The prediction has a mean pLDDT of 84. Predicted 3D model of a 1399-nucleotide RNA (small-subunit ribosomal RNA) from an uncultured bacterium.

[in-house]
């Protein structure tokens, strides 16, 4: 001292890759901006530079001059002046001289290097000034600046000739010491070698100056500093840069440096460097340290220190102690400037400014007061180093912008479930206080120590300390006090999620927003205002960059069966690793001392600035190098043994193991002869093809190439590819078995060699099959395919190339170690075809343990050990460029730019399939009868149209909503009218009873205008009521069913849907529900990590069918009696038949047989009914954003003299067309006429209507019972019987003209029925399709609803007559269940690939 989320999926675990929350910065940019203190400011064009300054200094080295004072003498002479004036003082400052112009300051180009860093070494070197120690400075000489004079040039900047000084130069003397030669001694070192005393010979030296205190000079030694050189070790990336190297390596002579040296030269030898990465290429100043991070590392190398490099670009070399010299010098280059054109100046990467680039970086300040440099004995000059100031929010710190009280929780905005109540918000007003900051007034620092001078103290007498003693740029700052007065001071960014903080308008996939994921297509918490809130705050946010997070380059700390990843095999260099004993040594290794590891810096601890930040002082620490003493386990090297590893040998066995030779036999195809005769042959069907010149087929006999049936296997062998007919000969392997030989001789293997299927390449041979290519015939929309007919390469063989495959066990050798059980191969196991049991192989299943999980699981993918090879997101790509190999084809090596937010494993649920199993359904089939063809009804579409309202549109709209549009209805449409409105409900005024408002008059009507009649209750105040007038509330079939509620439809009356606990799985889930066997059914039964439970299913509910008990009107009538034209009419009965209310009754109960049970099967038995008896309500979790906003409710939008109402007319009925459901037909199972029989279950009062008269009829007039088991409305088909005779009719009835009835205000658009006449299409209907399994389908008619009336042929209902088929589940459809696949989850109408075209 280690934090994570988002985002792949319907939904999981996993790889994984992308974002994102932190931290930094020499920053920029956007919005704002009040002080202060400490820091920081050209990261770009080492781009160019105008103007100022940045390095000078010594008169105490020297000579000359010049100003001032003074002044010895001297001259003039007016005796006091003016002149010249040696000399002496001060002051200038050109020269000669001397020390510094190599420090300091600047920048970061180049530089991959001994440049830097870190440790050393110099026995191979220098050091100006300092400091110490010794020893000394004697005497000379001759020049050149300056100046003068003459003289070129424009300038710059020279020539000549002359004169002269020195601490400038040169000789000559000394010579302690020191150089150099020579030649010995002693001592020492890692190697040339060093020290250190004699000896000889030889060589070299100084300078004055003075204020007399002192400064300078010479030699030698020592020392301090401060550098030169040399090594070790560390220092970026590229191998798509593999070889470089001729002064290269070295050797000997010689030059040269302070010094070693190929540094340089002359010879001589051929070395040298390099996969431990030479050389080449890019790119870059290094480091103390700075940022980050837990750390390990990653980035970075601004400021401040170290070094290094540079000074406009290259070169070059003087002086000098030090340069090869930023502000010296000379040469060349480019560029600016000056010029009389001849010829010169220059160098901001000093420190200010300027233009240029640039997103972007400052002031031509002050002043040497300090520090700290250069000169000088010193005053003191100089000093853009340094100390200040000045500008920038560019960083870090800190202050402030007030503090407390103070609710009618005011007003206002905002928001909401709006009479209210939320929230800004104690926030504000207002009251008290306080003044840091502001402004203004007064005071006012340290920073200064000390020079010169003096005064004192010590003593080594020229130091050193103390005391006094000039000087401050910053700066009247900082501080400190007074006065005033809350007075002068808050922004920015967010607000879906990750991530803190929400809500309204707006706006309509626009117009924006975005760091990832995504928001926006009318209700946006995600754009844009706006309220409010949330984070920091004189800053906030963006954007760029680095770490981090990412164990996402994995030393710490990762993988490679299927996610990216094991080389196609061996054999083998280098290289990495290596059984066991004992021994030495001490190279890693481990411990203690030493040295250095600079200062800052971080970090601990104190101090000091009001604090902090800044600074100062101590610690530690720097993990690292050298050196030096011990340790010896472990690794190394060295010796010396072992035998288990490996090898080796004897013996035994074993294989499709490999090369090369020989052999056979079955089949293909060919050849000849023979039999034969018309097809053969091929396919889903066919055709092309082959055949009467005789094929297929079939006999015999030849002939070719290629391949080896059965044996044959989870079988065996090789290293990998890959080997199968027999046999012979080389060749190599493995395994066992002895346990004889050698002793570690071994694994692994970068490079390298070799081997490597198929295809395919070169020569030559070979060529039966087969068969890319090709042709041709099919299929098909096409069919460059799949199938069919033929066909070349090729397949065979030799020798060469090639070198790759899903070269796969998608698992790299090799050692060892970890529970079982079952097979197989080959040995051993004594004599054995047997055996425990072992040794090598090859398989199944599994424990531990692994694993994301499917699965491994002693043949690991376990657990350990070594060595190689490989992966770091998807797509661009195994592509492009370069190189290597190759005849080519290609092969090996191997990128980037762009671009996605994923790509992907593995499991899991569901949909899905032209997978699979079992089932079921009027689903097929088997059968009846229908629609598509007609004509008409009806809806609907499409057209029309003022309008043709509006909704429904696969199945699941379309005779639907509508159980009934002449007007209403109605909402369309034309027009005319209202505006508290057509209806209701408060509140204020006024007028009046209320009215059924009668009647008139205008209009189309709504209305309007006149107005008869009428006059409530009353405590007289006013009440109900009604009108009118304002006003609050209306109204709206206007939109959105994609904002609902409720209702419905479908899948489907199909078995299903799912819960709690358990249990398994890391999870999504799974199990239970799965599996036998059963059922209509998840019905039940047995089985069973499940046990149970719950919505559905059944049952309970109502009908029908038996009987039985009750009860008996209006229903019924056997028996008795009456009665009649006749009839339950009457009395009366309660048997029957009805009626309605209770019951029985069916349970596979019994019985034969199968079955383990459930249950299933019978011509079973008994029943009215038998296996759910029939037929109705009931509709499970859910799906189609399914329908409906116009039945109704409701959110939210929209309209208010119109999208509201009212009223005439008109639409909703259009009419080339299309398609839906129907009807009535086409006819003889029938039409037509007469006779003639039987229901059920309804209706009924503004109804049903007997019954009579009329009329051909519709119906009229009359008229009687009946609010119903009583009255009434009421059958057809069927039956008998005539007729018709196959035709567009005696079918069919459309459609058309007459004349009517009825119902309503009204029948023109727009109603039904009568009657007469008319007398259309139709002769059973292409492809295709619907409905039905029994009292069903066909047919037959009757009722009711809505309704004045009826467009009903439609919709519910009701009886009557009454069939036919079902072998069976191959298909078609739907649909359940297990199970597989799966790149689908919007779920196959899915996904998704290419190639066109448009933009």
């Nucleotide at each position: 001292u280690u934090a994570g989320a988002g985002u792949u999926u319907g939904a999981u675990c996993c790889u994984g890759g992308c974002u994102c929350a932190g931290g930094a910065u020499g920053a920029a940019c956007g919005c704002u901006g009040g002080c202060g203190g400490c820091g920081u400011g050209c990261c770009u064009a080492a781009c160019a530079c105008a103007u100022g300054c940045a390095a000078g200094u010594c008169g105490a080295a020297c000579g000359a001059g010049g100003a001032u004072g003074u002044a010895a003498g001297g001259u003039g002479c007016u005796u006091g002046c003016a002149c010249c004036g040696a000399g002496c003082a001060u002051c200038c400052g050109a020269g000669u001289g001397g020390c510094g112009g190599a420090c300091g300051g600047g920048u970061g180009a180049g530089u991959a290097a001994c440049g830097c860093g870190u440790g050393g070494g110099u026995a191979a070197c220098c050091u100006g000034c300092c400091u110490c120690a010794c020893a000394c400075a004697g005497g000379g000489g001759g020049a050149c600046a300056a100046c003068a004079g003459c003289u070129g040039g424009a300038a710059a900047c020279g020539g000549c000739u002359g004169c002269u000084a020195a601490u400038a130069c040169c000789g000559c003397a000394u010579a302690a010491g020191c150089g150099c030669a020579c030649g010995g001694u002693a001592c020492c070192g890692c190697a040339u070698g060093g020290u250190a005393g004699a000896g000889u010979g030889u060589g070299a030296a100084a300078a004055g100056c003075u204020c007399c205190g002192g400064c300078a000079g010479u030699g030698u030694g020592a020392g301090a500093u401060g550098g030169g050189c040399c090594c070790g070790c560390g220092u970026u990336g590229g191998a798509u840069u593999a070889g470089g190297u001729a002064g290269u390596u070295g050797g000997u002579g010689g030059g040269g440096u302070a010094a070693a040296g190929g540094c340089c030269u002359a010879c001589c030898a051929a070395g040298c460097c390099g996969a431990c990465g030479a050389u080449c290429c890019a790119u870059a100043g290094c480091c103390g340290a700075c940022c980050u991070g837990a750390g390990a590392g990653g980035g970075u190398g601004a400021c401040c220190g170290g070094c290094c490099a540079c000074a406009u670009u290259g070169g070059g070399a003087c002086u000098g102690a030090g340069a090869c010299a930023c502000g010296g010098c000379c040469c060349a280059a480019a560029c600016u400037c000056c010029u009389a054109c001849g010829g010169g100046a220059g160098g901001c990467a000093g420190c200010a400014g300027u233009g240029g680039g640039g997103a972007a970086u400052a002031u031509u300040g002050c002043a040497c007061a300090a520090u700290g440099g250069a000169c000088g004995g010193a005053a003191g000059u100089c000093u853009g180093a340094a100390c200040c100031a000045g500008c920038c929010a560019u960083g870090c710190c800190g202050c402030g912008u007030g503090c407390a009280g103070g609710a009618a929780u005011a007003a206002g905005g905002c928001c909401c479930u709006a009479u209210g109540g939320g929230u800004c918000g104690u926030a504000a007003a207002c009251u008290g206080c306080u003044u840091u900051u502001g402004u203004g007034g007064u005071g006012g620092a340290g920073c200064a120590a000390u020079a010169a001078g003096u005064c004192g103290u010590a003593c080594g007498u020229g130091u050193a300390c103390g005391g006094c003693g000039a000087u401050g740029a910053g700066a009247g700052u900082a501080c400190a006090u007074c006065a005033c007065g809350a007075a002068u001071a808050a922004g920015c960014a967010u607000c879906g999620g990750c991530u803190a903080a929400c809500u309204c308008c707006g706006u309509g996939c626009c117009a924006g927003c975005a760091g990832c994921c995504g928001c926006g297509g009318u209700a946006a918490u995600a754009c844009g205002g706006a309220g409010g809130a949330u984070g920091c705050a004189a800053g906030c946010g963006u954007u760029a960059u680095c770490c981090g997070g990412a164990u996402u380059u994995a030393u710490u700390g990762g993988g490679u069966u299927u996610a990216a990843a094991g080389g196609g095999u061996g054999c083998g260099u280098a290289g990495g690793c290596u059984g066991u004993u004992c021994g030495a040594c001490a190279a890693g290794u481990c411990a203690g001392g030493g040295g250095u590891g600079a200062a800052a810096g971080c970090c601990c601890g104190g101090c000091g600035c009001u604090u902090a930040a800044c600074g100062c002082c101590g610690g530690a620490a720097c993990u690292g190098c050298c050196u030096u003493u011990g340790a010896u386990a472990c690794u190394g090297c060295c010796g010396a043994g072992c035998u288990g590893g490996a090898a080796u040998a004897c013996g035994g066995a074993u294989g499709c193991c490999g090369u090369g030779g020989g052999a056979g036999g079955a089949a293909u195809g060919a050849g000849u002869a023979g039999u034969g005769u018309a097809g053969c042959g091929g396919u889903g069907a066919a055709a092309u093809g082959c055949a009467u010149a005789g094929a297929u087929a079939u006999u015999a006999c030849u002939c070719a190439g290629a391949a080896c049936a059965c044996c044959g296997a989870u079988u065996g062998c090789g290293a990998a590819g890959g080997c199968a007919u027999c046999u012979c000969a080389c060749g190599a392997a493995u395994c066992c078995g002895u346990c004889a030989u050698u002793g570690a001789c071994g694994c692994u293997g970068a490079g390298g060699c070799a081997c490597g299927a198929a295809a395919g390449c070169g020569u030559g041979g070979g060529g039966a099959u087969c068969a890319a290519a090709c042709a041709g015939g099919a299929u098909u929309a096409g069919a460059u395919a799949c199938c069919c007919u033929g066909g070349u390469a090729g397949u065979c063989c030799a020798c060469g190339c090639a070198g790759u495959a899903a070269a796969c066990g998608a698992u790299g050798a090799u050692a060892a170690c970890u529970a079982a059980c079952c097979g197989u191969c080959g040995g051993c196991g004594a004599u054995a075809c047997a055996c425990a049991g072992u040794c090598g192989g090859u398989g199944g299943c599994c424990a531990a343990g692994c694993g994301a999980a499917a699965g491994c699981g002693a043949u690991a993918a376990g657990u350990u050990a070594u060595c190689c090879a490989c992966c770091u997101g998807g797509g661009g790509a195994g592509u492009a460029c370069g190189u290597u190999c190759g005849c080519a084809a290609g092969a090996a090596u191997g990128a980037a730019a762009c671009u996605c937010a994923a790509a992907g494993g593995a499991a899991u649920u569901g949909a899905c399939g032209g997978g699979g199993g079992c089932c079921c359904g009027c689903a097929c089939a088997a059968g009846c009868g229908g629609a598509g063809g007609a004509a008409c009804a009806u809806g609907u579409g499409g057209u029309u149209u003022a309008a043709u309202u509006c909704g429904a549109u696969g199945a699941u709209a379309c005779g639907c909503g509508a159980g009934g549009a002449a007007c209403c209805u109605u909402a369309c449409c034309c027009g005319g009218g209202c505006u508290c409105g057509a209806a209701c409900g408060g509140c204020a005024a006024g007028u009046g009873a209320a009215g059924a408002g009668a009647a008139g008059c205008a209009g189309a009507g709504a209305u309007g205008c006149u107005g008869a009649c009428g006059u409530c209750c009353u405590u007289c105040g006013g009440g109900a009521c009604a009108c009118u007038u304002g006003u609050c509330g209306a109204g709206g079939u206007g939109c959105u069913g994609c904002a609902u509620g409720g209702u419905u439809g479908u899948c489907g009356u199909c078995a299903g849907c799912u819960c709690g606990u358990g249990u398994c799985g890391u999870g999504a889930g799974a199990u239970g529900u799965u599996g036998g066997c059963u059922u209509a059914a998840g019905u039940g039964c047995c089985a069973u990590a499940a046990c149970g439970a719950g919505c559905g299913c059944a049952a309970c509910c109502c009908u029908u069918g038996u009987c039985g008990g009750u009860a008996g009107u209006u229903a019924c009538c056997a028996u008795c009696a009456g009665g009649c034209a006749a009839a339950g009419c009457u009395g009366g009965g309660g048997a029957c038949u009805c009626u309605a209310c209770c019951g029985a009754g069916a349970c596979u109960g019994c019985u034969a047989c199968c079955g383990c049970a459930a249950g299933g099967u019978g011509u079973g038995a008994g029943g009215a009914a038998g296996g759910c008896g029939g037929g109705g309500a009931u509709g499970a979790c859910g799906u189609c954003a399914a329908a409906u906003c116009a039945g109704c409710a409701c959110g939210g939008c929209c309209c208010c003299u119109a999208c509201g109402u009212c009223c005439g007319g008109g639409g909703c009925g259009a009419c080339a067309c299309a398609c839906g459901u129907g009807u009535u037909a086409c006819a003889a199972u029938g039409g037509c006429a007469g006779c003639u029989a039987c229901a059920g279950a309804g209706g009924g009062a503004a109804g049903c209507c007997a019954c009579c008269u009329g009329g051909u009829g519709a119906c009229a007039g009359g008229g009687a019972g009946c609010a119903g088991a009583u009255c009434u409305c009421g059958a057809a088909a069927a039956g008998c019987u005539g007729u018709c005779u196959c035709a567009g009719u005696u079918c069919g009835g459309a459609u058309u003209g007459g004349a009517g009835u009825c119902u309503g205000c009204a029948a023109c658009u727009c109603g039904a029925c009568u009657c007469c006449a008319u007398g259309a299409a139709g002769c059973u209907g292409g492809a295709u399709u619907c409905g039905c399994u029994a009292g069903u389908a066909a047919u037959c008619g009757c009722g009711c609803a809505u309704c004045a009336g009826c467009c009903a042929u439609g919709g519910c209902g009701c009886g009557g007559u009454g069939a036919a088929u079902a072998c069976g589940u191959u298909c078609c459809c739907g649909g359940g269940c297990c199970u597989u696949g799966c790149a689908c989850a919007c779920a196959c109408c899915g996904c998704c690939c290419g190639u066109c075209a448009a933009g």
RNAcentral holds the sequence, with entries from ENA and SILVA.